Overview
Predicted 3D model of a 72-nucleotide RNA (transfer RNA) from a Myxococcota bacterium. Taxonomically the source falls in Myxococcota (Bacteria, Pseudomonadati). Model confidence (mean pLDDT): 82 of 100.
C1' cells in the first nucleotide's frame, strides 16, 4: 500500500429482498421444607457509520470507520 473476511439483543451466533429470531444469560412465576433441575411467561437491538437502488433492504449495490487474516 494492496486483496480478502467479519460487524444483528449482555454473551456467542442463525437470518441469502417482504415475520428480526436461537441457545445462553436475566426477571416473573410454578414445583421444593429450603435450593438445584424442569416448565411456562416476560423484558431487551431497528441491525457498525452515511448515501443508493427498489414498492420494500438486516440481506444488493458505493464510500468510510472498527478488528481479523494473507502479501507487499
Nucleotide at each position: 500500500c494492496g486483496a480478502g473476511g467479519u460487524g444483528u439483543g449482555g454473551c456467542g451466533c442463525a437470518g441469502a429482498g417482504g415475520g428480526a429470531g436461537c441457545g445462553c444469560g436475566g426477571g416473573u412465576g410454578u414445583u421444593u421444607c429450603g435450593g438445584a433441575u424442569a416448565c411456562a411467561c416476560c423484558a431487551g437491538g431497528c441491525c457498525g457509520c452515511a448515501g443508493g437502488u427498489u414498492c420494500g433492504a438486516g440481506u444488493c449495490c458505493u464510500g468510510c470507520c472498527a478488528c481479523c487474516u494473507c502479501g507487499a